[in-house]
Context: one part of a larger RNA
Order: sequence, then C1' cells, then structure tokens
RNA sequence: AACGAACGCUGGCGGCAUGCCUAACACAUGCAAGUCGAACGAGACCUUCGGGUCUAGUGGCGCACGGGUGCGUAACGCGUGGGAAUCUGCCCUUCGGUUCGGAAUAACUCAGGGAAACUUGAGCUAAUACCGGAUAAUGACGUAAGUCCAAAGAUUUAUCGCCGAAGGAUGAGCCCGCGUAGGAUUAGCUUGUUGGUGAGGUAAAGGCUCACCAAGGCGACGAUCCUUAGCUGGUCUGAGAGGAUGAUCAGCCACACUGGGACUGAGACACGGCCCAGACUCCUACGGGAGGCAGCAGUGGGGAAUAUUGGACAAUGGGCGAAAGCCUGAUCCAGCAAUGCCGCGUGAGUGAUGAAGGCCCUAGGGUUGUAAAGCUCUUUUACCCGGGAAGAUAAUGACUGUACCGGGAGAAUAAGCCCCGGCUAACUCCGUGCCAGCAGCCGCGGUAAUACGGAGGGGGCUAGCGUUGUUC
Repeated sequence: AACGAACGCUGGCGGCAUGCCUAACACAUGCAAGUCGAACGAGACCUUCGGGUCUAGUGGCGCACGGGUGCGUAACGCGUGGGAAUCUGCCCUUCGGUUCGGAAUAACUCAGGGAAACUUGAGCUAAUACCGGAUAAUGACGUAAGUCCAAAGAUUUAUCGCCGAAGGAUGAGCCCGCGUAGGAUUAGCUUGUUGGUGAGGUAAAGGCUCACCAAGGCGACGAUCCUUAGCUGGUCUGAGAGGAUGAUCAGCCACACUGGGACUGAGACACGGCCCAGACUCCUACGGGAGGCAGCAGUGGGGAAUAUUGGACAAUGGGCGAAAGCCUGAUCCAGCAAUGCCGCGUGAGUGAUGAAGGCCCUAGGGUUGUAAAGCUCUUUUACCCGGGAAGAUAAUGACUGUACCGGGAGAAUAAGCCCCGGCUAACUCCGUGCCAGCAGCCGCGGUAAUACGGAGGGGGCUAGCGUUGUUC
C1' cells in the first nucleotide's frame, strides 16, 4: 500500500460498486423454457351464422443458448502462433425444382388392469407426421460406360414455406511449434506400448479400433510416480525488474447426487431429457413407484463470516410466432450490510470579567480557552408542503411521485475511535507496589511508574477508528 475480509467500540446522509473464500454438505416451498390454431383432426364455448375464442393430443422450432459451480484436470486443458483431413440448424447470395399415389396412428369411443405412477386390447380419423412411384444435374460413386439420390403445403392471394446444388457468414470438431506448479527422501517407465501393411470406424487425419508383421517408443534437457492446482485477459504490490494472486467483469475448459451408457438431433453423450447400477430422501393398499437448488429466493448444517422465500418484462437481449403476442429469477430495478471507494454534513461570524466547573500549582498563578454563555447570521443534510422529468418511439415506465426544482420552520436531526517510554506526533497528578496488569520489538511494574488503572491535558485519524489474518 492492498483486501470478496472478520472481530471490538462507535455510527448522520447520498452516489457507485461488492456480498458463502468454509460442507461439489443435505434440501421443505414457490418460480427459473416454452411457443406456434397461418401444419393437423377433434372437443368445448360464443355467434350478428360471416365467423371467433380456448385447449388436451399429433406435428414444427426451441430446450446444446442464457444462468450456476470449480469437483476433476499438470493436460494440446489454457495462452499464443500456425496447419489440413472436416461438419455447420437458423441467416445471406446464386441456380434449379415443388409431380402422382398409398398405408397407418395419437386424440376420440368402447372394454379392461392398477392404491398410485401409469397402462393393455378392440374400433374410427387428419396432417407440413410416415412410405412408395416419377423426375435428376453443375450433385454422389465410377477411369469410363453408366448407376443412384428429393420435395409439403398454408393463406386474408401480399406472402410464408418445402426439396436438390454451389458459395458466403457464423459456430464447432481435429493436429502441431513454443510457453504454462512443487518434490529425486520418486530413476527407470511402456505391450495397443512404438512403427508398418490391410481393414473397420468417424463429419474428419490418426492404434481411434482390429488382424498380421517388425521391436520399437520415452527418460538427468527429469520420463514414470507422488502432492498441489481450473487456465487466461487481468488484479494487488513495486521506480522498475520482479513477487503474489486468478472474487466481481470478459474469453476458454470441466462438471451437474455418485459411476456408466447411449438415444434424439445441425449441434449433447444433454443442470431443470432417457436407461442401468449405487448411496440418500419420500409415497405405498407391500405388488410397486417418485426425486436430484454447483438456476433465483429461501431452510438446516458447517463457519470468524457473506443478503429478500421482493417488483417488472418498462429498457437491453433471448426462444417461438406472419403478426398481435406469450414465455424469460437472463436482465433491469428495489430491499438488507459503513463490506469498499468517492462526496457532503454535524454550523458560521463575533465574543475576556479570560465567567463557572475541572485539572495542576512554588498558592502568586497557570491551563482547559474564543472554548462556553451572550449577540448577529446561515439552512447543506434531515423534516413539512407543492411541482416534477429523462430513460420511450405513434403507444407501452417495474424503478417512482424516484432524480431534480420551488417554498417553509428551526441551530435545529447528526462524533467517535486509537494513542501519548524509544522506534513515533503527543505529559502531568492520583491509585497500585514484580501485585494487578501492559507489550509489535526493546522492554515497563519490587513506594514518588510520562510504559499498569483512572483523571486532566495533548497528538493522530474521522463516519469511522483500532485489532487480527493474508499478499507485495
């Protein structure tokens, strides 16, 4: 000097920030991802009979973003600079196409099973759901001949879609050089191991996987093992070099009760999806089921210690939708906390008989001290009354009657903390008597203690001041 701090004493206001560093411990409750009727049938309701509204279901898009945490990871994880063997929904540009048919199924109805979660059978029906035929290049495969691959409609007639191909943009996967902790009281490590051939697999190169062949590969320039740790931009400190650190904000990575697995999809091996196993909790009619706050609040626990079960989608942004709009604990705000930084205030001028009181005294006086009182003023802040934005655009303001402005009364509502032996700014008296105590170091205290405790006085900082912890 600094801090995501804590503790003690104290505490007026505002602005802007910040706020579980410990148990990735367990979680009651509510909310945090939906949307589209301009894809579809059906049902209910309303109807001015034109139509309209609502929705469980099928279907589409989204749920891989946004938000959280730092367990794991010493690694191509991250940082930086390169690379070739790749994919990319929505978006943009360009070219071409959008033809003919079919069979189902949920919803619904009926009949069951089950305590529930849920589920079985029969029958009916639609689609931008599913399937077949046609068409087929500049596409794919192939040396070539040739072979092969698609589509979906809706409507208010403006359009919005659908399919194939090429390019772009964006995003992502992969590889490499260099850099990126401590320990040698860890010296040898390795068998898919190292390389090759062939095959499989992937969007894609590759022992990624497999068969066969060879016996390689790494290591004192520290392999292997152990311990610790998310990395970076940055942050703190320092004249710098450096050291320490990685809260908030931003980029990347990893994880989502623990372990494993795949499905769907352009994208996941998926926080609020699925399956299996495990621990834990809950329901049960004992047959069987349900759950996952490291989302926002909140609870218990741990701890020196860290906030509201708040408001709004008004703004910014995101998802869906043609739109109106709906959703959004992202976000914007408000609440709590002197946790930090910054600003302001707690009054100003005058006032000597240097009042009273306190303290000291050589008893003369000195000091507190212009300090107070008194007199003359002011009104920041707080209080009362009134007006009142910008943020928002034609409309829409949670914040909010907020910021700000005008008026009013009245010094009124507002000062503490630490220290005074030296380092180190600031001294006397009383009490105590190696006791009680102080202390960062040196050291004070055993009868005159500027070092303990109190008082008066003084010094420092100030809505804070000290102590403790940690870093430089």
A computed fold for a 472-nucleotide part of an RNA from an uncultured bacterium, annotated as small-subunit ribosomal RNA, 5' domain.
The prediction has a mean pLDDT of 87.
The full RNA is in RNAcentral, with records from ENA and SILVA.
It matches the Rfam family "Bacterial small subunit ribosomal RNA". Rfam links the family to the GO terms ribosome and structural constituent of ribosome.